[in-house]
The RNA shown here (c-di-GMP-I-GGC riboswitch aptamer) has 88 nucleotides and comes from Peptococcaceae bacterium BRH_c8a. Taxonomically the source falls in Peptococcaceae (Bacteria, Bacillati, Bacillota, Clostridia). The coordinates come from a structure-prediction model, not an experiment, and the mean pLDDT is 88. The sequence was found by an Rfam model in a public genome assembly.
RNA sequence: UGACGAAAAGGCACACCCGGUGAAAACCGGGGUCGCAAAGCUUUGGGUCUAAGACCGUAAUAUGGUUAUGAUCGCCAGGCUGCCGAAC
Numbered sequence: 001u002g003a004c005g006a007a008a009a010g011g012c013a014c015a016c017c018c019g020g021u022g023a024a025a026a027c028c029g030g031g032g033u034c035g036c037a038a039a040g041c042u043u044u045g046g047g048u049c050u051a052a053g054a055c056c057g058u059a060a061u062a063u064g065g066u067u068a069u070g071a072u073c074g075c076c077a078g079g080c081u082g083c084c085g086a087a088c
Base pairs, nucleotide, nucleotide: 002088004085005084011036012035016031017030018029019028020027021026034074040080041079042078044077045076046075047072048071049070053067054066055065056064
């Protein structure tokens, strides 16, 4: 120094529960602790989830279908930044 990952310190926080926001996906706060060395930041590409609105459709404001402008970086990749230092 590293594309490596022992230890110590410190950090984050799945499921689930409580309260709140939202049409929903999901998010925020508290508890919790499955895991994480980028589980820090970023929707740039792909994936996945949702479908309020719009469109299709209808006798109908029905059922249903399509669609992201919504969500997810703890799905993958890209970009930016970063703690510690045994072994190698």